[in-house]
């Protein structure tokens, strides 16, 4: 020392990405009251106008000017001019002296002794300043200033000629000084030096000035400051820079600096550096600090401070105590300015200023009052250093924008479930204060140093007045994160750090209210640190997520086995020096706080010394054997190389026998064969390859190696305990070997078999399958060097429970002896899943590993660090080649991924089931007709249901009503409903006429409220809230229903497993119609389903008895009970059950019905109801006539009638049950051929309507389009409704259509069922071939579960989870972006060789001098040929990317070929 979002259906792990936090020389957006301290061109080291930024010294020196005093002359007194002196007086040039080498900028260059620490100098040097010691004597002789001449546009000079010093030159004198020589000492890097000491020789000094106090000058020595060099340590990325250097490494002479040194020359040796990274290329000032962080660390070097470098560019040197010199010279070069064209000048990286440049960064300000600096003896003078003010919210840090009370919780605004709520005590209001402002008065420290002296500045700061009065904003409200609502908007517009929001109910856009956070700020964008243990030294990992090198051998490097000494290099401890200030900590002080600034302490984790410990590692010596290794026996193997031999099969050939076919396949054809295949027997040739033996047996380092026999030949185990004595272990770079396929040369070639050929498959088939078949496969050398080279697991050595095969010893019992046997040793090697038993303990995300670990440790090497791009491209290096080995980045993405879980799916796999097939019967699919749908037509043919689960469905009935639709006519508070306010006894309604198709509209009449007397009630009219809507959304919804499926599932509690989703329970074995029951068992109970309980009905007993002419114990109605439970026999079984069988009406659920689990399909309905939200309001509403919903080329589903003799007709005969009837249901009885009608009996129902039909008998018909069949159409009627034309039913008679059993295909049924035959009822004024029941007659089949459908239950697999109608590949087409290659072109920046060469240095020569002339080096130039880097290129070729393009289907499941 915090953590949160995001991969998923869920979970765990791995692992990227992103956000919360601080920070800033910042910068943009809105905003913006004061003050304080800080800060303020990070870009072009790009160009500069203009002013200033280093001068001072007259006590070093001459002239000159001025002012003052004094005198003196001449001029007319004043006055003025002119000369003398004299001044601690001023100027401004010159000579000279010190200072300009410092202070101020800047970071451009450097990867280096540049920087930092340490430490050295015995290899040095310091001007001014201190100390201390001496000494300061003489001589000269010039150049400025000036005068005078003169050249130029100017800058600048030239020539004469005067003269002064602390300028210059000469001399004496000196010794602690240099330089040489010599002897002692001591110390040393042995060169030498040196507090000392002696002796000789040479040799070198000086300046003056004063106000008399001083200041100077000379020479020595010492300090103190300042530097100069030198060593160690330390310092950025790149190996896709590996080899690099000729003054180079090293000596010896010179020569040169203050001083060591190739620092430079001559000459001699050939060295020197480098994987601990030389040399290259790129970047970059370095330290203190600074930001971040727990801390290790990672980033950074602005602004104070120390150091380095630079001063237009590039070279030089000169003066000087110091410079190769920021406002000095010299020379080149590029830029800019003056010019009389001949020639000069000039360098803001100084301070303000300017112009580009750029996201971006101030005044052409005051003062030398402090502080400091430079000269000066001193006043002083300079001084852009500084000190201050100015500009900037740029950054810290303080202040304020009121404050108390105020409730009708106003108005407004928003929001509302309409009650109300919230903004809000906020606000008006009242009281109160004045920080702040604003005015007025006073008024600083900062000043030292006796007085004088303030830029700031009348400023801080105090008193007074005035008044709430002069001051608030930005971002944010989906989650991470604190904060919600309504409009509008409709994958539009837009947000968006990340995940992600918008397709009509958006808390994620956009306004708006309301709230949150920070506030004079607030956001964003950049950029560094955190979080990120996400490069893991603290603190990561490689079996399967990214990661063990294909193996071994082995060098450098790392690490090493036991005993004794010695050392003290690492360690360890103490003590010390040092580690600049400043910053940081901690404690105080000061400014009204704070920031600031300031005292003292601490620390700053390092380096030197020095004195000490000796346990561990180093290092030297000496032993010893457990590590290694060597010998000596006797076995074990496909190790390896060569050689040589062997048989079985397979092609080939030849020859006998034979004759039409082989052969191949899911099936085929291609293909062989009557020139004789094939198939049989024989003989020859050939070439791979070795069956049984043979086993997860054996042997190698590892690829790998298998018939036998022989040579050589490597390893590795066992005993013996004999030898050496740590000889060990790992291992970058290197080396060796290294399957198959490839290549190269020569051979070989019989099976086999890429490439091609043919033949099938297919939609195609460049494949999967067949028939052919060449490279190869083999041998020889010689290359390639790579695999899923896998145990996906590097090597070595310890430690930590087992079983059991094997090899090789020992022993033991026995034996004559072995073999077996049993005990045990050492070592190999396997199990530890299928298998009993064992699989501890640890580890691990799980999976799993478990003495062969994935345990526990310790070493040494390899190697990762989202993911695609990509193992690529570019550079190097190997190859013949193919390629191979090293190895990126731009872009693009928010995920890739690992393992386990549910589930779903499979052209996986097991087990069960159902009218699911099978086995039956009877239909659909053709006809014709009824109905419904699609479609089409129409003014309109309303709408809804659309695979199984729509389509005789919604609709249990469309002439009109229904109606929702279409035409037209009309009404607007409305046709029906509620309140409130006014009016009302009028009007409306009634009846009459008239307009009209009605609706409705006009006119005229009649009659004209109740009542408790309060005005209430009713009724109509107005008016105003408000109705209405079959208008939209079934993807906003209740409610109800389809289907899976009456399939046996679906769940919970508790307890157990699992890190976790989950799992177990519910799996397993019997058994059932069942997850029914029993067995067993980490589960043990339970719930929703199943069953049962109801309800019909089959036997019985009992009660009750309306109904028949009457009787009845009976039938029959109703009610109530009984009866069935595998209860009983037998067999099978542990049971639980299964088979039989017996009594019984009825037997293993006896038959039917009601019941429908957890969910599923965004399944069906907004038109049956109900309901949010949207819309519509003289219409999308409502009323009314007509008309549609009924159309018809056509296509589908459901049904009726048939097609006939198991029949049609026609006459006679018999038997149900359920249900329903009062505006009904209708009887007899009469009328009609007949639908009906007349009629009234009966009946408010077990009383009354009420009555089947197929069947039986008997006749007829005789196989035909019929005496089948009945559409279709004429005519005639009846019913029912106001009304049957569109568009009804029903009757007769007449008509007599298509149709002789139905193609592919499908459908329903397993017993009182099909299947056949009638009746009933609902809906209804009228209208069933449908529905919904009811009885009558009354079957045939089921062997069975391979196969089609469905469903259940385990299991397996998966890259699906929107679940296979999933997923998802690769080309093509089109758009956009980036990167590489590319004929070339352009450009830099270095380096090389020649040419030329200024300034200057060095050397030479010449010359009186001033200077000239020549040699070497030398900057800029310019030539040339390489080599890097970048730009930028027409065109090819790959890569990413883009909701709905094309082409296939490559992969996930045996993904249909693993």
């Nucleotide at each position: 020392u915090a953590g949160a979002g995001u991969u998923u259906g869920a979970u765990c792990c791995u692992g990227g990405c992103u956000c919360a936090g601080g920070a800033u020389g910042a910068a943009c957006g809105c905003u913006g009251g004061c003050g304080g301290c800080a800060c303020a061109u990070c870009u072009a080291a790009g160009g500069c106008a203009u002013g200033c930024a280093a001068g001072u010294c007259g006590a070093a020196c001459g002239a000159u000017c001025c002012c003052c005093c004094a005198c003196u002359u001449u001029u007319u007194u004043u006055a003025a001019a002119a000369g003398u002196g004299a001044g601690u007086g001023g100027a401004g040039a010159g000579u000279g002296g010190c200072a300009a080498a410092c202070g101020g900028g800047a970071g451009a260059g450097g990867a280096a002794c540049a920087u930092a620490u340490u430490g050295g100098u015995a290899a040095c040097c310091u001007a001014c300043c201190u100390u201390g010691a001496g000494g300061u004597c003489g001589a000269g002789g010039a150049c400025a200033a000036c005068c005078c001449a003169u050249a130029g546009a100017a800058a600048u000079g030239u020539g004469g000629g005067c003269u002064a010093a602390u300028a210059c030159u000469c001399g004496a004198u000196a010794g602690a000084c240099a330089u040489g020589g010599g002897g002692g000492g001591u110390c040393u890097u042995c060169g030498g030096a040196c507090a000392u000491u002696c002796c000789c020789a040479u040799g070198u000094a000086a300046a003056g000035c004063u106000c008399c106090g001083g200041c100077g000058c000379c020479u020595c020595a010492a300090g103190a400051u300042g530097g100069g060099c030198c060593u160690a340590u330390a310092u950025c990325g790149u190996a896709u820079c590996a080899g690099c250097u000729u003054g180079u490494a090293g000596g010896u002479g010179a020569g040169g600096u203050a001083a060591a040194a190739g620092c430079u020359c001559a000459c001699c040796u050939a060295g020197g550096c480098u994987a601990u990274g030389a040399c290259g290329c790129g970047u970059a000032c370095c330290g203190g600090g600074c930001g971040u962080g727990a801390g290790a660390g990672c980033g950074u070097g602005g602004c104070c401070c120390g150091g380095c470098u630079c001063a237009c560019u590039g070279g030089g040197a000169c003066u000087g105590a110091g410079a190769c010199a920021c406002g000095g010279c010299c020379c080149a070069g590029a830029c800019a300015c003056c010019u009389a064209c001949g020639g000069g000048u000039g360098g803001c990286u100084g301070c303000a200023g300017u112009c580009a440049a750029g996201a971006a960064u101030c005044u052409u300000c005051c003062g030398c009052a402090a502080u400091g600096c430079a000269c000066g003896a001193a006043a002083g003078u300079g001084u852009g250093a500084c000190g201050g003010a100015g500009u900037g919210a740029u950054g810290c840090c303080a202040c304020g924008u009121g404050c108390u009370c105020g409730a009708u919780g106003a108005a407004g605004g928003c929001c509302u479930u309409c009650g109300g709520g919230u903004c809000g005590u906020a606000a008006a209001g009242a009281g109160c204060u004045u920080u702040u402002a604003u005015a007025a008065g006073g008024g600083a420290c900062g000043a030292a140093c006796c007085a004088a002296u303030g830029a700031c500045g009348g400023u801080a700061c105090c008193u007074u007045a005035u008044g709430a009065a002069u001051a608030a904003g930005a971002g944010g409200u989906u989650g991470c994160u604190a904060a919600c609502u309504c409009u509008g908007u409709g994958c539009c517009a837009g947000c968006a750090g990340c995940a992600g929001c918008g397709g009509u109910a958006a808390u994620a856009c956009a306004g708006a209210g309301a709230c949150c956070u920070c506030a004079a700020g607030c956001g964003u964008u950049a950029u560094c640190c955190g979080g990120a243990u996400u490069u893991a030294u603290u603190g990561g990992g490689u079996g399967u997520a990214a990661a063990g090198g294909g193996u071994c051998c082995g060098u450098a490097g790392g690490c090493g086995g036991c005993c004794u000494u010695g050392u003290a290099a690492g360690u360890c401890a103490u003590a010390u020096g040092u580690u600049a200030a400043a910053u940081c900590u901690u404690c105080g002080g000061g400014c009204u706080c704070a920031a600031c600034c300031u005292g003292a302490a601490g620390g700053c984790u390092g380096c030197g010394u020095g004195u000490g410990a000796u346990a561990c590692u180093g290092c030297g010596a000496g032993g010893c054997u457990a590590g290694a290794g060597g010998c000596u026996g006797g076995g074990a193997g496909a190790g390896g190389u060569a050689c040589a031999c062997g048989g079985a099969a397979u092609a080939g050939c030849c020859g006998g026998u034979g004759u039409a076919g082989g052969g191949g396949u899911a099936a085929a054809a291609u293909c062989c064969g009557u020139u004789a295949a094939g198939a049989u027997c024989g003989g020859c040739u050939a070439g791979a390859a070795c069956a049984c033996c043979a086993a997860g047996g054996g042997c190698g380092a590892a690829g790998g190696c298998a018939g036998u026999g022989u040579a050589c030949u490597g390893g590795a185990a066992c005993a013996g305990u004999u030898c050496u004595g740590a000889c060990g272990c790992u291992c970058a770079g290197g080396g060796a070997c290294g399957a198959a396929a490839g290549c190269g040369u020569g051979g070989g070639u019989a099976g086999c078999g890429a490439a091609a050929g043919g033949g099938a498959u297919u939609a195609g088939a460049u494949a999967c399958c067949c028939c052919u078949g060449u490279a190869g496969u083999c041998c020889a050398c010689g290359c390639c060097c790579u695999a899923a080279a896998c145990g996906a697991u590097g090597a070595a050595u310890g430690c930590u429970a087992g079983a059991u095969a094997u090899u090789g010893g020992g022993a033991g019992u026995a034996u004559c002896g072995a073999c077996c046997c049993u005990c045990u040793c050492a070592g190999u090697g396997u199990c530890g899943u299928u298998u009993a038993a064992c699989c501890a303990a640890g580890c691990u995300a799980a999976c799993g590993c478990g003495u062969u670990a994935a345990g526990c440790a310790u070493u040494c090497c390899a190697c990762c660090u989202g993911u695609g791009u990509a193992g690529u491209a570019c550079g190097g290096c190997c190859g013949c080649a193919a390629g191979g080995c090293u190895a990126a980045a731009a872009c693009a993405u928010a995920a890739a991924g690992g393992a386990a879980u549910a589930g779903a799916c499979g052209g996986g796999g097991a087990u069960c089931u159902g009218c699911a097939c099978a086995a039956g019967c009877g239909g659909u699919g053709g006809a014709g007709c009824g109905u419904g749908u699609g479609g089409u037509u129409u003014a309109a043919u309303u709408c809804a249901a659309u695979a199984u689960u729509a389509a005789g469905c919604g609709g249990a009935a469309a002439a009109c009503c229904u109606c929702a639709c279409c035409u037209g006519g009309g009404c607007u508070u409305g046709a029906a409903c509620u309140g409130u306010a006014g009016c009302u006894g009028c009007a409306a309604g009634c009846c009459u006429c008239c307009c009209g198709a009605a609706a409705g509209a006009g006119a005229g009449g009649a009659a004209g409220c109740c009542u408790u007397c309060g005005a209430g009630g009713g009724u109509g009219c107005u008016a105003c809230a408000g109705a209405g809507g079959u208008g939209u959304u079934g993807c906003a919804u209740g409610g109800u229903u389809g289907u899976c499926g009456u399939c046996a599932g679906c769940u919970c509690g508790u307890g157990g497993c699992g890190u976790g989703a989950g799992c177990u329970g519910u799996u397993c074995c019997c058994u059932u119609a069942a997850g029914u029951g029993g067995g067993g068992u980490a589960a043990c109970g339970a719930g929703c389903g199943c069953a049962a309980c109801c309800c019909c009905u089959g036997u019985c007993a009992c009660g009750u008895g309306u109904u028949a002419g009457a009787u009845a114990u009976g039938u029959c109605a109703c009610g109530u009970g009984a009866g069935a439970c595998u209860g009983c026999c037998g067999u099978c079984g542990u049971a639980a059950g299964g088979c039989g069988g017996a009594g019984g009406a009825a037997g293993g659920a006896g038959g039917g019905g009601a019941u429908g689990a957890c969910g599923u399909c965004a399944a069906a309905u907004c038109a049956g109801c109900a309901u949010g939200a949207c819309c519509c309001u003289u219409a999308c509403g409502u009323c009314c006539a007509g008309g549609g919903c009924a159309a018809c080329a056509c296509a589908c589903g459901c049904g009726c009638u048939a097609c006939a003799a198991u029949g049609g007709u026609a006459g006679g005969g018999a038997c149900a049950a359920u249900a329903g009837g009062u505006c009904g249901c209708c009887a007899a009885g009469c009328a009609g051929u007949a639908a009906u009608g007349c009629g009234g009996a009966g009946c408010c129902a077990a009383u009354c309507c009420u009555c089947a039909a197929a069947c039986c008998c008997u006749a007829u018909c005789u196989c035909a389009g019929u005496u089948c069949g009945g559409a279709u159409u004429g005519a005639g009627g009846g019913c029912u409704g106001a009304a049957a034309c569109u568009c009804g039913c029903c009757c007769u008679c007449a008509u007599g259509a298509a149709g002789c059993u139905g193609g592919a295909a499908u459908c329903g049924c397993u017993a009182g069922u099909a299947a056949c035959g009638g009746c009933g009822g609902a809906u209804c004024a009228g209208a069933a071939c449908g529905c919904c029941g009811c009885c009558g007659u009354g079957a045939a089949u089921a062997c069975g579960u391979u196969c089609u459908c469905g469903g259940a239950u385990c299991u397996u697999g998966u890259a699906c989870u929107c679940a296979c109608c999933g997923c998802c590949c690769g080309u093509c087409a089109a758009g956009u972006c980036a990167a590489g290659g590319g004929a070339g072109u352009u450009g830099g920046g270095a380096g090389c060789a020649c040419c030329c060469g200024a300034a200057c240095g060095u050397c030479g020569c010449c010359g009186u001098a001033g200077g000239g002339c020549g040699c070497c080096g030398g900057a800029a130039g310019g030539u040339g040929a390489g080599a890097c880097c970048a730009a930028u290129g027409a065109c090819a070729g790959g890569g990413a990317c883009u909701a709905a393009g094309u082409c296939g289907u490559a992969a996930c499941a045996a993904g249909g070929u693993a």